The RNA shown here (transfer RNA) has 72 nucleotides and comes from an uncultured Candidatus Altimarinota bacterium. It was read from a public genome assembly.

RNA sequence: GCCGCCUUAGCUCAGGGGUAGAGCGUACCCAUGGUAAGGGUGAGGUCCGGGGUUCAAUUCCCCGAGGCGGCU
Numbered sequence: 001g002c003c004g005c006c007u008u009a010g011c012u013c014a015g016g017g018g019u020a021g022a023g024c025g026u027a028c029c030c031a032u033g034g035u036a037a038g039g040g041u042g043a044g045g046u047c048c049g050g051g052g053u054u055c056a057a058u059u060c061c062c063c064g065a066g067g068c069g070g071c072u
Base pairs, nucleotide, nucleotide: 001071002070003069004068005067006066007065010024011023012022013021018055026042027041028040029039030038048064049063050062051061052060
């Protein structure tokens, strides 16, 4: 230098056009003589940035940023 993949909750990841979910973690509650395990209810996201397409974009397209890998 060229090519590909990834970026969504504190962490690991789903979701690929119609107002975003899980597991773990976390807060509170139940339960116990008490603790752990267990059960219940919540909080937590401008979906990496900008532009375009569309009635509507986390999702499609373009540019950029960061990360990973391959080739030279």